This is a predicted structure of a 73-nucleotide RNA (transfer RNA) from Aureibacter tunicatorum. Lineage of the source: Bacteria > Pseudomonadati > Bacteroidota > Cytophagia > Aureibacter. Its Rfam family is "tRNA". The RNAcentral record of the sequence draws on ENA.
RNA sequence: AAGAGAGUAGCUCAGCUGGAAGAGCGUUAGGUCUGCAACCUAAAGGUCGUGGGUUCAAAUCCCGCCUCUCUUU
Numbered sequence: 001a002a003g004a005g006a007g008u009a010g011c012u013c014a015g016c017u018g019g020a021a022g023a024g025c026g027u028u029a030g031g032u033c034u035g036c037a038a039c040c041u042a043a044a045g046g047u048c049g050u051g052g053g054u055u056c057a058a059a060u061c062c063c064g065c066c067u068c069u070c071u072u073u
Stems, first nucleotide, its partner, number of pairs: 001072007010025004019056001027043005049065005
């Protein structure tokens, strides 16, 4: 310098065939227990990396930028 992939909850990830966001673990509260763990129930937690564009509508499509990984030179 060129190419490819990834960026979504505190962590690991799904959703990417446009109709507006979810799972597991974790955290908090309650139940159960003499108590802890385990188990059960509920809740909180997200400007979907960032800035634009297209669209009635964008995590999803298009463009630029940033960060990380891999390959080639």

The prediction has a mean pLDDT of 81.